[in-house]
Context: one part of a larger RNA
RNA sequence: GGAUGAACGCUAGCGGCAGGCCUAACACAUGCAAGUCGAGGGGCAGCAUGGCGUAGCGAUACGCUGAUGGCGACCGGCGCACGGGUGCGUAACGCGUAUGCAACCUGUCCGGCGCAGGGGGGUAGCCCGUCGAAAGGCGGGGUAAUCCCGCAUGAACCGGUAUUCCCGCAUGGGGGUGCCGGCAAAGUGGAGACGCGGGGCCGGAGGGGCAUGCGUGCCAUUAGCUGGCUGGUGGGGUAACGGCCCACCAGGGCGAUGAUGGCUAGGGGGUCUGAGAGGAUGGUCCCCCACACUGGUACUGAGACACGGACCAGACUCCUACGGGAGGCAGCAGUGAGGAAUAUUGGUCAAUGGGCGGAAGCCUGAACCAGCCAUGCCGCGUGCAGGAAGACGGCCCUAUGGGUUGUAAACUGCUUUUCCAGGGAGAGAAACUUGCGCACGUGUUGCGCAAUUGACGGUACCCUGGGAAUAAGCAUCGGCUAACUCCGUGCCAGCAGCCGCGGUAAUACGGAGGAUGCGAGCGUUAUCC
Numbered sequence: 001g002g003a004u005g006a007a008c009g010c011u012a013g014c015g016g017c018a019g020g021c022c023u024a025a026c027a028c029a030u031g032c033a034a035g036u037c038g039a040g041g042g043g044c045a046g047c048a049u050g051g052c053g054u055a056g057c058g059a060u061a062c063g064c065u066g067a068u069g070g071c072g073a074c075c076g077g078c079g080c081a082c083g084g085g086u087g088c089g090u091a092a093c094g095c096g097u098a099u100g101c102a103a104c105c106u107g108u109c110c111g112g113c114g115c116a117g118g119g120g121g122g123u124a125g126c127c128c129g130u131c132g133a134a135a136g137g138c139g140g141g142g143u144a145a146u147c148c149c150g151c152a153u154g155a156a157c158c159g160g161u162a163u164u165c166c167c168g169c170a171u172g173g174g175g176g177u178g179c180c181g182g183c184a185a186a187g188u189g190g191a192g193a194c195g196c197g198g199g200g201c202c203g204g205a206g207g208g209g210c211a212u213g214c215g216u217g218c219c220a221u222u223a224g225c226u227g228g229c230u231g232g233u234g235g236g237g238u239a240a241c242g243g244c245c246c247a248c249c250a251g252g253g254c255g256a257u258g259a260u261g262g263c264u265a266g267g268g269g270g271u272c273u274g275a276g277a278g279g280a281u282g283g284u285c286c287c288c289c290a291c292a293c294u295g296g297u298a299c300u301g302a303g304a305c306a307c308g309g310a311c312c313a314g315a316c317u318c319c320u321a322c323g324g325g326a327g328g329c330a331g332c333a334g335u336g337a338g339g340a341a342u343a344u345u346g347g348u349c350a351a352u353g354g355g356c357g358g359a360a361g362c363c364u365g366a367a368c369c370a371g372c373c374a375u376g377c378c379g380c381g382u383g384c385a386g387g388a389a390g391a392c393g394g395c396c397c398u399a400u401g402g403g404u405u406g407u408a409a410a411c412u413g414c415u416u417u418u419c420c421a422g423g424g425a426g427a428g429a430a431a432c433u434u435g436c437g438c439a440c441g442u443g444u445u446g447c448g449c450a451a452u453u454g455a456c457g458g459u460a461c462c463c464u465g466g467g468a469a470u471a472a473g474c475a476u477c478g479g480c481u482a483a484c485u486c487c488g489u490g491c492c493a494g495c496a497g498c499c500g501c502g503g504u505a506a507u508a509c510g511g512a513g514g515a516u517g518c519g520a521g522c523g524u525u526a527u528c529c
Base pairs, nucleotide, nucleotide: 001529002528003527004526006525007524008523009522010521013380014379015378016377017376018375019373020372021338026336027335028334030333031332032331035078036077037076040075041074043071044070047069048068049067050065051064052063053062054061055060085291086290087289094216095215096214097213098212099211100210101209104208105207106206109204110203111202112201113200115198117151119149120148121147126141127140128139129138130137131136157182158181159180160179161178162177163176164175165174166173167172187196188195189194217263218262219261224254225253226252229251230250231249232248233247234246235245236244266288267287268286269285270281271280272279273278293314294313295312296311297310316327317326318325319324344370346369347368348367352366353364354363355362356361383414384413385412386411393405394404396403397402419466420465421464422463423462428456433451434450435449436448437447438446439445473518474517475516476515477514478499479498480497484513485512486511487510488509494501495500
């Protein structure tokens, strides 16, 4: 000098963009953060409509009725493995990079081939009974499905076997044909055309799993480490290879090119600095990893060993009728605590994206916005021009003449950003959707036209009016280093980054006047180059 997720002191007008618990992965009140589908199903608690009945002159009220819109709870499907958070652990194939899988998986999506025949079964909701303070449970009865289970078919597919062809990088890989054995399915909306689905296989896309080479912190005041430990055979297990696991056999494997141990640490793209080499760093954003109160375990599933799922154990907190139960903010806000220190219990799904749905749509603290904070960067302003009697004042200086503050002020003219009052968009929004028209024989398809949809927001911005009006500080002035005098103090009080100042004339302390530097900031501290 540059830099920072900064903090502290003094000060502070406006805007744009960005950033904002670095500490206790400490504990958490409250609300919200993952649902959706009635075009899978039985139904119908609540709401609305219709119908019927009763009462009433009537308005209307009550009752019945799933008949209709729709829909709580329930069964079923898809999603909940994404998105969001944090950095504890991890020195490791965790990450980075380059390869490999003749050793693998893949829901939804895309392309292709081909299929859906016929039966059975219970169970929730519900009803009845019952236990419990609650959380919740138990027994009985009856019921539906795109729920569950047989059977049939099955080109392909899988297993076995026989035969044949092609290929290769060892184990081998790919294809054809025959035989034996094995495995599917679901319906629903519509008057219909048709739409949405269902099952199998081949291929693709995207996603993932595994393996290998190289690279990846400090300590040798850590020198030896290792029993599934190294390899083999056979098996089990897995989507798959493998000592992953097991039985048997062999006796290996690693290490000064640093094993083992200890300490520290998420890694990278990047970021800061530097002429570079290098050094330092990994906050925001993106990719990967790990974790979700602590430890362990599996279940479901295409995918998890699963943040807002389950079970067990533990610590902690809460409820209790003392028998027993409930909970997990390292999601968004917010609270306490810790700390030098880090924000609102805000708005909207308008856009983008995600889940579900045929769609309308619903959900979305993802996201987009707004709020707070000079935390940073950038922009703008606090006026401009003229104006000498060089005014007054100065706890200013003085050789008492004057000098300086100083064109500074007053005063004159001008301007109006910001400010105040009034006015006030476009774009983000063209898609979806709805309506109409046209087209193909028709349509929910395609095309065209029209309508509709904005949280931000009466914001940005523009115009009109008003009036210099609303707006300057901070640090420093001995040398380094730009800027000097007076007074006070008297090795005191104090200053200080280094050298050093202060003991009676201190440009170094404190004040004043003046000056210098930067400026809505300026200094200090901390850290890095």